[in-house]
RNA sequence: GGUCCCAUCGUCUAGUGGCCCAGGACAUCGCCCUUUCAAGGCGGCGGCACGGGUUCGAAUCCCGUUGGGACCG
Numbered sequence: 001g002g003u004c005c006c007a008u009c010g011u012c013u014a015g016u017g018g019c020c021c022a023g024g025a026c027a028u029c030g031c032c033c034u035u036u037c038a039a040g041g042c043g044g045c046g047g048c049a050c051g052g053g054u055u056c057g058a059a060u061c062c063c064g065u066u067g068g069g070a071c072c073g
Stems, first nucleotide, its partner, number of pairs: 001072007010026004018056001028044005049065005
């Protein structure tokens, strides 16, 4: 230098054009329960790497950038 793959809450992960102004688990915060803690119950917070494009509609398709990885030279 070339080709290909990946990027979603703090962490792990579901979603492959409309059921999704993105769901779940753990963590965290509040309340309940308990003499207290743990466990348990209820609730809250929190995310589509970035910039364009296609489309009536994009986490999803296309292009570029950034970061990570594999192979080739």
Molecule: transfer RNA
Organism: Synergistaceae bacterium